[in-house]
């Protein structure tokens, strides 16, 4: 200094350019003599930061920044 990978909800992760979703947690209710399982609802999100393409961007382009990996 140069290359590759990765950043989405509280964690763990999808979303092949056209409403940002599930699981786990969280909260409220239901059942139960109480807890737990177990049903039902809700509530999440500046998709790393900034630009850029485009009728639209998490998705593609470019820099940057974090985190790993690998040259020299």
């Nucleotide at each position: 200094u140069c290359c590759c990978c990765a950043g989405u909800a509280g964690c763990u992760c999808a979303a092949c350019g056209g409403c940002a979703g599930a699981g786990c947690g969280u909260u409220c209710g239901g059942c139960u003599g109480u807890u737990a399982a177990c049903c039902g609802g809700a509530a999440u999100g500046u998709u790393g930061u900034a630009a850029g393409u485009u009728c639209g961007a998490a998705u593609c382009u470019u820099a940057c920044c974090u985190g790993g990996g690998g040259a020299g």